[in-house]
């Protein structure tokens, strides 16, 4: 230098192809249960969907730059 996957919530992740209300789990806060505490139940809070642009009525999700991880070929 090319080629290939990844980067969504505090961690791990799914959604993306095939565009139409941002999701799950654990993990926080509060509650309910208990003489208390663990567990169990429930309820809320947290997201510029890596970052610029482009197309689109309408982008996590299409196309195009560029960063970052990760593998692989010269």
């Nucleotide at each position: 230098g090319c080629c290939u996957c990844g980067a969504u919530a505090g961690c791990u992740c799914a959604g993306c192809c095939u565009g139409g209300u941002a999701g799950a789990g654990c993990g926080a806060a509060c509650g309910c249960c208990u003489c208390g505490u663990a567990a169990g139940c429930g309820u809320u809070a947290g997201g510029u969907c890596g970052c610029g642009a482009g197309a689109u009525c309408g982008a996590a999700u299409c196309u195009c730059g560029c960063u970052c991880g990760a593998g692989g070929c010269u």
This is a predicted structure of a 74-nucleotide RNA (transfer RNA) from an uncultured Bacteriovoracaceae bacterium. The prediction has a mean pLDDT of 85.